[in-house]
Predicted 3D model of an 86-nucleotide RNA (c-di-GMP-I riboswitch aptamer) from Firmicutes bacterium UBA5454. The organism belongs to Bacillota, within Bacteria. The model forms 94% of the base pairs in the Rfam consensus.
RNA sequence: CAACGAUAAUGGCAAACCAUUGGAAACAAUGGGGCGCAAAGCCAAAGGGCCUAAAUCCUUAGUGAUAUGGCAGCCGAGCUACCGAA
Numbered sequence: 001c002a003a004c005g006a007u008a009a010u011g012g013c014a015a016a017c018c019a020u021u022g023g024a025a026a027c028a029a030u031g032g033g034g035c036g037c038a039a040a041g042c043c044a045a046a047g048g049g050c051c052u053a054a055a056u057c058c059u060u061a062g063u064g065a066u067a068u069g070g071c072a073g074c075c076g077a078g079c080u081a082c083c084g085a086a
Base pairs, nucleotide, nucleotide: 004084005083012037013036017032018031019030020029021028022027035073041079042078047075048074049071050070051069055066056065057064058062
């Protein structure tokens, strides 16, 4: 330095659920909470996937189509980072 990851050390993050706020919704933020996580840190028009459908389009009729809205705690790539037993 790279790979690897322990019933090690020091710390970190925070699912469901609840409250408040924002949002059309998905969902997000803050507080509580703690299921889990060795990248559960960053990154989503220009890898794949999933959720939503305000507006728009189509229609006689919607449980229709569409992301310009979301999810990184769905998978992969990339970038960055603490510790050091085997």